[in-house]
RNA sequence: GCCGGUGUAGCUCAGACGGUAGAGCAUUGCAUUCGUAAUGCAGGGGUCGUAGGUUCGAGUCCUAUCACCGGCA
Numbered sequence: 001g002c003c004g005g006u007g008u009a010g011c012u013c014a015g016a017c018g019g020u021a022g023a024g025c026a027u028u029g030c031a032u033u034c035g036u037a038a039u040g041c042a043g044g045g046g047u048c049g050u051a052g053g054u055u056c057g058a059g060u061c062c063u064a065u066c067a068c069c070g071g072c073a
Stems, first nucleotide, its partner, number of pairs: 001072007010025004019056001027043005049065005
């Protein structure tokens, strides 16, 4: 330098053919207990690496770019 993969909540990951984002763990509150743990219920938390484009509508498609990983030179 060229090619490919990954980048979504604090962490690990889902999100068939585009219809406005979810799970588990963690965290907060409540219940239960003499108390703790465990368990149950409820809540908060993300504009999806970044910037553009297409579209009525983009996490999903296109382009560029950044980080990490791999391959070829």